[in-house]
RNA sequence: UCAGAAGGUCGGAUGACCGCGGUCCCGCUCAACCGGGAUCGAGGAAAGUCCGGGCUCCACGAAAACACGGUGCCGGAUAACGUCCGGCGGGGGCGACCCCAGGGAAAGUGCCACAGAAAGCAAACCGCCGGGCUUCGGCCCGGUAAGGGUGAAAGGGUGCGGUAAGAGCGCACCGCGGCCCCGGCGACGGGGACGGCAUGGUAAACCCCACCGGGAGCAAGACCGAAUAGGGAUGGCACGCCGCAAGGCAAGCGACGUUUUCGCGCCGCCGUCCGGGUUGGUCGCUCGAGGCGUCUGGCAACAGGCGUCCCAGAUGAAUGGUCAUCCAUCGCCUCCGGGCGAGGACAAAACCCGGCUUAUAGACCUUCUGACGCG
Numbered sequence: 001u002c003a004g005a006a007g008g009u010c011g012g013a014u015g016a017c018c019g020c021g022g023u024c025c026c027g028c029u030c031a032a033c034c035g036g037g038a039u040c041g042a043g044g045a046a047a048g049u050c051c052g053g054g055c056u057c058c059a060c061g062a063a064a065a066c067a068c069g070g071u072g073c074c075g076g077a078u079a080a081c082g083u084c085c086g087g088c089g090g091g092g093g094c095g096a097c098c099c100c101a102g103g104g105a106a107a108g109u110g111c112c113a114c115a116g117a118a119a120g121c122a123a124a125c126c127g128c129c130g131g132g133c134u135u136c137g138g139c140c141c142g143g144u145a146a147g148g149g150u151g152a153a154a155g156g157g158u159g160c161g162g163u164a165a166g167a168g169c170g171c172a173c174c175g176c177g178g179c180c181c182c183g184g185c186g187a188c189g190g191g192g193a194c195g196g197c198a199u200g201g202u203a204a205a206c207c208c209c210a211c212c213g214g215g216a217g218c219a220a221g222a223c224c225g226a227a228u229a230g231g232g233a234u235g236g237c238a239c240g241c242c243g244c245a246a247g248g249c250a251a252g253c254g255a256c257g258u259u260u261u262c263g264c265g266c267c268g269c270c271g272u273c274c275g276g277g278u279u280g281g282u283c284g285c286u287c288g289a290g291g292c293g294u295c296u297g298g299c300a301a302c303a304g305g306c307g308u309c310c311c312a313g314a315u316g317a318a319u320g321g322u323c324a325u326c327c328a329u330c331g332c333c334u335c336c337g338g339g340c341g342a343g344g345a346c347a348a349a350a351c352c353c354g355g356c357u358u359a360u361a362g363a364c365c366u367u368c369u370g371a372c373g374c375g
Base pairs, nucleotide, nucleotide: 001371002370003369004368005367006366007365008364009363010362012326013325014324015323016322017321018320020041021040022039023038024037025036026035027034043346047357048356050355051354052353053352054351055217056216057215058214062261063260064259065258066257068213069212070211071210072209073087074086075085076084077083088102089100090099091098092097103208104207108206109205110202111201112200125148126147127144128143129142130141131140132139133138156174157173158172159171160170161169176195177194179192180191181190182189183188221283222282223281224280231274232273233272234271235270236269237268240249241248242247252264253263254262290309291308292307293306294305295304296303297302327344329342330341331340332339333338
C1' cells in the first nucleotide's frame, strides 16, 4: 500500500420564530375556561408477531396419565427461552475466522431411483487360474473377487510376501472393535497391549429415548354512569332418597381435547340458540428483571457493591413547521483564500421487558490475518 476477518459507535448539530401533548407552579376564586412560566416529549430496529416472560382473567386451590407441541454434544449465565457465553467433535478456508436441525441405525418399520451381475445379508457382467472336450470358431465343469466396468455409495485402504490364480491367507502401517492406564466436572483427548481382521447409508423419514410445556390475552381486566325488551325458544336435573344426627347423593361446573381421582354444587339450579340495549367516562398507563458511571469477581456471558438520574403516556391518536449557520458525502469551478449546486438511508410509540429475524444512504473507531514493498 492492497485484500480480508471479528467487534463496536453515530445515523445530523446549533440558534430564532410559530404551533402541539404530559407534569408542576402562578394569575384566580371552589372548579371550569383563559393567560403566563418551567420542564420533558418517537427507534436501532419502534417492523415481523417467531420464541420467552412480567401482569390480568378462567378460579374458591385442582392432581395424574394419554394425546399434542417444543428442545436435543458438554459445562455455565438468565426471571425464562428454541436466547447468550465458553468448550468438545465434525466440515470449509493459506490464515484471521466461519458453518453444523450435533441423542439413538443392535427396539421396529420404510427408503437407497436410474445404471449395474449385485444396494441387507448378499452377488459374478468382462476378466484371471485349473481340468475336460473340440469341427480350432469356441463350449462345459470347478475355483476366484486382486484387475476392469456401472454408480453418490460395491463390504476396509496402501505396500510386501504368498498362491494354480487370488483373497487379512500372513506381515507392517493406517483404520475399526471392545479392554486397561493417564488427563479432564464433563463432552472428549492421549497412550498401551489384544483381537475377529469387520454387521453400508438415511431419523429437518415414521419411530425410540431424555427433558420441558395450561388456555386466552391490555380489544386482558376492574370501577362508575346511562339505556333497553324483568324479551323469546329449547334441553337436563331437582321438587326427593339414605342417615339418630352430622352429613352424603343429581344435572352441571372446575387450565384447549380425552380418561381417572378429588373438589364445588341441595327447594331451585345448570346449559344452548335467536333478538334487543350500552359503543360514555376513569383506572389499568409507565419507578422498571430501569438507564448511566465506577469498583470487585469471572476467559466470557453475567453477578454483586457504591454513587447518580427519572428519560413519551396519546386516545382518531401529540412529539411538528419555517428560516439561518455549521457538519458527513458527491459533482463542477478555482487567483488554493474559497465559491456554486445537489443531497442525509431504513423508517413512527399505543401494557411492559429479554431475545431472534428482516430493512438500512453514509461516516468513524478498535483488534487481528494474508500478500507485496521499504528500512
The RNA shown here (Bacterial RNase P class A) has 375 nucleotides and comes from an Alphaproteobacteria bacterium. Its mean pLDDT, the model's own confidence on a scale to 100, is 75. The source organism's lineage runs through Bacteria, Pseudomonadati, Pseudomonadota and Alphaproteobacteria.